[in-house]
Molecule: transfer RNA
Organism: Opitutia bacterium
RNA sequence: GGAGAGGUGGCAGAGUGGUUGAAUGCGCCGGUCUCGAAAACCGGUAUGCCCGAAAGGGUAUCGUGGGUUCGAAUCCCACCCUCUCCGCCA
Numbered sequence: 001g002g003a004g005a006g007g008u009g010g011c012a013g014a015g016u017g018g019u020u021g022a023a024u025g026c027g028c029c030g031g032u033c034u035c036g037a038a039a040a041c042c043g044g045u046a047u048g049c050c051c052g053a054a055a056g057g058g059u060a061u062c063g064u065g066g067g068u069u070c071g072a073a074u075c076c077c078a079c080c081c082u083c084u085c086c087g088c089c090a
Base pairs, nucleotide, nucleotide: 001086002085003084004083005082006081007080010026011025012024018070027045028044029043030042031041032040046061047060048059049058050057051056063079064078065077066076067075
């Protein structure tokens, strides 16, 4: 340099136009159980901003920026990054 695959919460990873801001597992937090812990089980668990005393609510965000669409994590374009194969140089 050429071709292909990919980038999603703390981590892994599903989701490929519509009630998904996001399944599931791990981790973490709280609880049940226990003398106590572990295991098991139950519940919760992304971030920013705004409102609120709090509980909670609203809104935006799926690498970055644009586009298509009534509607985009999902389709298109550009760029950035990662991986695989091929080629080239040494």